[in-house]
RNA sequence: UCUGAAACAAGGGGGUGCCUUUCUGUCAAAGGCUGAGAUCAUACCCCGCGAACCUGAUGCGGUUAAUACCGACGUAGGGAUUGUUGGUGGAUUCGAU
Repeated sequence: UCUGAAACAAGGGGGUGCCUUUCUGUCAAAGGCUGAGAUCAUACCCCGCGAACCUGAUGCGGUUAAUACCGACGUAGGGAUUGUUGGUGGAUUCGAU
């Protein structure tokens, strides 16, 4: 000097399922499961370092009370940023010893 850590601020993006019971004619309510988060939040997660999230997918394999959940798919295709501070690690140059 460069650069991929990290922190803060403002802004932006995203998801909100499955099952059981009440009772099936409707509105809802309670409970259980996974998860950071299940429209209870102004919370949680993510913003190119992008698997937050969407399509593929009412798909495929496994599992379960469950169509939820786990995995592959996935080096697939999309997907939302600026600033300030700063230098975790690394690289390069110069000087001294």